[in-house]
RNA sequence: CCAGUAGCCCGGAUGGCCGCUGAGCAUGUUUGUUCAGAGGAAAGUCCGAGCUCCACAGGGCAGAGUGCUGGAUAACGUCCAGGAGGGGCGACCCUACGGAAAGUACCGCAGAAAAUAUACCGCCUAAGCAGCCUAGCUGCCGGUAAGGGUGAAAAGGUGCGGUAAGAGCGCACCAGCAGGGGAGGUGACUCCCCUGGCUUGGUAAACCCCACUCGGAGCAAGACCAAAUAGGAGAGCGUUUGAGAGUGGCCCGCUUGAGGCUCUCGGGUAGGUUGCUUGAGGUGGCAGGUAACUGCCAUCCCAGAUGAAUGGCCGUCGCUUAUUCCUUGGGAAUAAGUACAGAACUCGGCUUAUAGGGUUACUGGGAAA
RNA sequence: GGCGGCGUAGCUCAGGUGGCCAGAGCACGCGGUUCAUACCCGCGGAGUCGGGGGUUCGAAGCCCUCCGCCGCCACCA
Repeated sequence: CCAGUAGCCCGGAUGGCCGCUGAGCAUGUUUGUUCAGAGGAAAGUCCGAGCUCCACAGGGCAGAGUGCUGGAUAACGUCCAGGAGGGGCGACCCUACGGAAAGUACCGCAGAAAAUAUACCGCCUAAGCAGCCUAGCUGCCGGUAAGGGUGAAAAGGUGCGGUAAGAGCGCACCAGCAGGGGAGGUGACUCCCCUGGCUUGGUAAACCCCACUCGGAGCAAGACCAAAUAGGAGAGCGUUUGAGAGUGGCCCGCUUGAGGCUCUCGGGUAGGUUGCUUGAGGUGGCAGGUAACUGCCAUCCCAGAUGAAUGGCCGUCGCUUAUUCCUUGGGAAUAAGUACAGAACUCGGCUUAUAGGGUUACUGGGAAA
Repeated sequence: GGCGGCGUAGCUCAGGUGGCCAGAGCACGCGGUUCAUACCCGCGGAGUCGGGGGUUCGAAGCCCUCCGCCGCCACCA
């Protein structure tokens, strides 16, 4: 210098004028003044919690979710560390990664055969039977799975022996599986030794099995105040033989329960306060831990709108691109652009969008000293 | 703001048990019939199954993610 890998950060600055929202203060009561005023994703609402109400949540079935191990955490499907498998020359990256020898199901077309294996071509004629031109040939009955061919996938691989031809039929080595033992590790797992029978296809993001987790609803939750109307009509159910309600699919249990409940139609109000922003909070230091993270100390207060504030115009600078000029580096002028987006109860994550820029560590290659 | 549902040809919908499978009706085009048009008959075109990724030998259907559209919700008696 080129190419790349992993991570972190910024994501415009500044001045003037005119506005918007909140809080404090002043005040002549509708103005003035001071301070504060979007994000890394505020987004999607995909997970997990806090909070609120309903039994502060009970039992069973059904249902949903998660799925290597250990840890972190309020919790998680998140994160950290590790194991195994796969990819890359490498830095490094990816993995829904329990069970297919519990059972069921499926595997189209092609192919002989798709899971109790099978036989189209091929190979063989040892044994048995028949015929003939009888040391043999042909046919039947058969044997076989080495080779060909089909397929995404063909029933362990290589070699030697063996045989009529062959075959784990036998043996050696290798791969895998099961059982036993030893060593290391908290564990997933790794390494070593022995024995066995030959070998048990794939799909669980098919049903299912195993282990673990899960009550429901959501700030339009909930609480309070105010205003207005017809506290109206119809249907159904029910009153101790218990309708129904308690925001869930069923059953049980518990609480409650009677001029009451459910549904439909109709009527009225579409106002205010609260929840509402101090919180698993931010920043800095020290300590523990490989890390995620945790503890202690100090310090800070950092949006709360509700047809919904956080803006508009102008100027200067910065950055990017294009053109022109001067011109080797580079500089000047002009024009255009300056991302994604935008709080709505609050947090922790994930995912997705994002012009451009900065920075750290590392890898591969090239060149020079 | 929260919660739920849907997306297949120009339109309205099937297919949802992974393969035989991408279909039907209307619409459109061509031909026939008719003097001509309509009706009718025959043939044909038209689909990234909303986009992308994954699982599988194989995805419209299963899983993840993104996009678009639609619906519901407050209080009083």
This is a predicted complex of two RNAs, RNase P RNA and transfer RNA, with 446 nucleotides together. Its mean pLDDT, the model's own confidence on a scale to 100, is 79. Rfam match: Bacterial RNase P class A. Rfam links the family to the GO terms dimeric ribonuclease P complex, ribonuclease P activity and tRNA processing. About the family: Ribonuclease P (RNase P) is a ubiquitous endoribonuclease, found in archaea, bacteria and eukarya as well as chloroplasts and mitochondria.